[in-house]
RNA sequence: CCAAAGCACUAGGGGUGGCGGGAUCGCUUUACUUCGCGGCUCCGCCUGAGAUAACCCUCGGAACCUGAUCCAGAUCAUGCUGGCGGAGGCAAGUGCGUGGCACCAAAG
Repeated sequence: CCAAAGCACUAGGGGUGGCGGGAUCGCUUUACUUCGCGGCUCCGCCUGAGAUAACCCUCGGAACCUGAUCCAGAUCAUGCUGGCGGAGGCAAGUGCGUGGCACCAAAG
């Protein structure tokens, strides 16, 4: 000087759907009579690391976003699976330790 696995510190990035049921509020209605729709919240179930309580990720093949109200398959249903996709974007510095190269010094 260079490189990358690991560790530490500090800082930062990211997503939060689907289905069923209950409570409650709103819309609809003459009427909380029923049906339907929506908000909020609780419980259960599905996938997943994570679906509001923790988890994942930080230089990049994928933490995640865009394309995308995309395409194919499966499912009660859903980014559930695959494609797209080595696509285009995307958040890092320092120290420790390790290895390589070059140079200097000492000893043999």